[in-house]
RNA sequence: GCUGGAGUGGCUCAGGGGUAGAGCAGCGCACUCGUAAUGCGCAGGUCGUGGGUUCAAAUCCCAUCUCCAGCU
Numbered sequence: 001g002c003u004g005g006a007g008u009g010g011c012u013c014a015g016g017g018g019u020a021g022a023g024c025a026g027c028g029c030a031c032u033c034g035u036a037a038u039g040c041g042c043a044g045g046u047c048g049u050g051g052g053u054u055c056a057a058a059u060c061c062c063a064u065c066u067c068c069a070g071c072u
Stems, first nucleotide, its partner, number of pairs: 001071007010024004018055001026042005048064005
C1' cells in the first nucleotide's frame, strides 16, 4: 500500500429500511429475623465520525478514524 471483518447503554451481544432490545451490572419495591437468591418495576445508548440515497437509515452507498486478520 491492497483486501476482508468488527465498532450499538457501564460490560457482553442482538437487531441487516418503518419510533433501538436482551443478559449481566446499577437503583427502588416485594419476599426474609437479616443477607443472599428469587419476583416486579425504574433509569441509562440520537448506533465510531462526516456526507449521500430515501417519505423514512443503526440497517443501503461513499469517505474517514480506531482495532483485528490476511496479502504484498
Transfer RNA from Desulfocucumis palustris, 72 nucleotides, folded computationally. The coordinates come from a structure-prediction model, not an experiment, and the mean pLDDT is 83. The source organism's lineage runs through Bacteria, Bacillati, Clostridia, Eubacteriales and Desulfocucumis. The sequence is in RNAcentral, with records from Rfam. Rfam family: tRNA. Its family is annotated with triplet codon-amino acid adaptor activity in the Gene Ontology. By type it is a transfer RNA.